A computed fold for an 84-nucleotide RNA from a Prevotellaceae bacterium, annotated as transfer RNA. It was read from a public genome assembly. Its mean pLDDT, the model's own confidence on a scale to 100, is 81. It matches the Rfam family "tRNA". The family's RNA type in Rfam is transfer RNA. NCBI's taxonomy places the organism under Bacteria, Pseudomonadati, Bacteroidia, Bacteroidales, Prevotellaceae.
[in-house]
RNA sequence: GCCCGGAUGGCGGAAUUGGUAGACGCGCUGGUCUCAAACACCAGUGACAGCAAUGUUGUGCCGGUUCGAUCCCGGCUCCGGGUA
Numbered sequence: 001g002c003c004c005g006g007a008u009g010g011c012g013g014a015a016u017u018g019g020u021a022g023a024c025g026c027g028c029u030g031g032u033c034u035c036a037a038a039c040a041c042c043a044g045u046g047a048c049a050g051c052a053a054u055g056u057u058g059u060g061c062c063g064g065u066u067c068g069a070u071c072c073c074g075g076c077u078c079c080g081g082g083u084a
Base pairs, nucleotide, nucleotide: 001083002082003081004080005079006078007077010026011025012024019067027045028044029043030042031041032040046057047056048055049054060076061075062074063073064072
C1' cells in the first nucleotide's frame, strides 16, 4: 500500500428487509431486611435545561440518499486481523 472486521449510556454488550435506540448484565441511587453491614429482594437510572409538566440532544468524525439512517452510499480518524 491493498483486503477484512470493529467504534453504541459510567463499564461490558444487544438491536441492521431503514420505522419508538440503548434489551440484558455490571455499576450507581433510593427503599425493605439487619444492632450494623454483606447477601437477597423491590423501584429507579443516557446527557443537558427546567420547581415540575415537558423540551432539546445523542450510535467514532464530516457529508450524501430518504418522509425517516446505529442500519444504505462517499470521504476521514482510531483499534484489531490478514497479505506482498